[in-house]
This is a predicted structure of a 360-nucleotide part of an RNA (large-subunit ribosomal RNA, domain IV) from a Phycisphaerae bacterium. The source organism's lineage runs through Bacteria, Pseudomonadati, Planctomycetota and Phycisphaerae.
Context: one part of a larger RNA
RNA sequence: CGGUCCUUAAGGAACUAGGCAAUUUGACCCCGUAACUUAGGGAUAAGGGGUCCCUCCUCUGCCGCGUUGUAGCUUUAUGUUGCUGCGCGGCGGAGAGGGCGCAGAGAAACGGCUCUGGGAACUGUUUACCAAAAACACAGGUCUGUGCCAACUCGUACAGAGGACGUAUACAGACUGACGCCUGCUCGGUGCCGGAAUGUUAAGGAAGUCGGUCAGCCGCAAGGCGAAGCUGACAACCGAAGCACCGGUAAACGGCGGCCGUAACUAUGACGGUCCUAAGGUAGCGAAGUUCCUUGUCGGGUAAGUUCCGACGUGCAUGAAUGGCGUAAUCACUGGAGCAGUGUCUCGAGGACCGACUCG
Numbered sequence: 001c002g003g004u005c006c007u008u009a010a011g012g013a014a015c016u017a018g019g020c021a022a023u024u025u026g027a028c029c030c031c032g033u034a035a036c037u038u039a040g041g042g043a044u045a046a047g048g049g050g051u052c053c054c055u056c057c058u059c060u061g062c063c064g065c066g067u068u069g070u071a072g073c074u075u076u077a078u079g080u081u082g083c084u085g086c087g088c089g090g091c092g093g094a095g096a097g098g099g100c101g102c103a104g105a106g107a108a109a110c111g112g113c114u115c116u117g118g119g120a121a122c123u124g125u126u127u128a129c130c131a132a133a134a135a136c137a138c139a140g141g142u143c144u145g146u147g148c149c150a151a152c153u154c155g156u157a158c159a160g161a162g163g164a165c166g167u168a169u170a171c172a173g174a175c176u177g178a179c180g181c182c183u184g185c186u187c188g189g190u191g192c193c194g195g196a197a198u199g200u201u202a203a204g205g206a207a208g209u210c211g212g213u214c215a216g217c218c219g220c221a222a223g224g225c226g227a228a229g230c231u232g233a234c235a236a237c238c239g240a241a242g243c244a245c246c247g248g249u250a251a252a253c254g255g256c257g258g259c260c261g262u263a264a265c266u267a268u269g270a271c272g273g274u275c276c277u278a279a280g281g282u283a284g285c286g287a288a289g290u291u292c293c294u295u296g297u298c299g300g301g302u303a304a305g306u307u308c309c310g311a312c313g314u315g316c317a318u319g320a321a322u323g324g325c326g327u328a329a330u331c332a333c334u335g336g337a338g339c340a341g342u343g344u345c346u347c348g349a350g351g352a353c354c355g356a357c358u359c360g
Stems, first nucleotide, its partner, number of pairs: 001355008010346002014344001027051005036041001038178001052099005058094010069083003100104001112339007119331002124136002140176007152162003179326004184256003189253002191249005198244003204238002208234006216225003257275005284318001285315001296312005
C1' cells in the first nucleotide's frame, strides 16, 4: 500500500449522477390494520404488546393408572367398550403474584416501512459470456384466407410428409394485447375484392397483297411473261388474362389544411368571407418516455427544486387495434417525496485476519 471483516463520540444523506454500498427490519403468539378494489384482494398493510426464572388459593387441554355411577353389547357369570364424577401421576396452555438483568426470539437463521407519478395488466420468456427491461410471449379482440387430396409449409416442377388421423366453435396468415369506457372523418393515391359493355392487347389462326422458284409460252438471240406446287415478306380480321374503365374496401398501406375579417374598453373570436382538398383530427389525452423555443406560465412540496406532483393548452412535431383514455393487483422495471436507522459523508480513528513489500 491492497483485500475481507469488526467497532466508532457528536451529527445523520451534509455523500453522490443516484442512499451506490452498508445499516435498520426480521422468528413465533396476541391485539390491531387505511385509501382504493376486478370484492379475491390491498395485508405480515401500517402500528402496538408478549417471549427468561420461581410459585399456585385459580381456570383449562391431552395421556396413563385407580375407583364410583350409568348406558350399550355379550354372557350363566366373568369380562369388554363408551360416557361421567373423583383421586393420583406425567406433559402442556392461560391467568395472577413474585424474582433477576442494560437486554429474556439474549446465539444462528430470519421482510426496513410509507406516500405519489411513468410503463407493462398479470405468472412467464430473452441478448450462453457487458442489456432481464417499458423488449418478446400471453389469455382476450379484430381482419383475411381455407369446403378437404383445404389453405399454408417442407420437398429435385416428383413421390411423399406436416397441416390432421383435425374439418369453419377448425386450421393458416396478419395486426392488436387482461379488464372497463371507447375506437371519429377520408376510397383521390397504393393494395386487395368484385364487375364486365367498350378501348388496348401476346402466342396462335387468317381473307388478301407483293415477291422467289419454274412446267409452259413468246423471241434468232439477249431476254420477257409465267399456272399449280413449294417458299419468303406484309397483312384486314378473329385472339385471353392484364391494364384502361366501373364499383366496393381503412381493426388494408396510408391521410386527417391555409389566408383574411368580425362582439359597445382592451383582449379573444361563437360568427362571416375566401382558396385548396379524397377528407381536413372527433372523443380523449397533452411542456407528455412525444415540447424545439424551455428551467414555458401558475399552484404545491424545500430556507433554496433544470428533477417531481397538480393545472393551463401557444400539441416545433398528440390522438383512437402502427389502438386512445382509465384501471385494482403484480414488478431484481423507472422518476419524486417522507419516516426510521445508518462510517455514504463532516472526517477521520482504532482493531482482526490475508496479501504485497523489506530484512533474515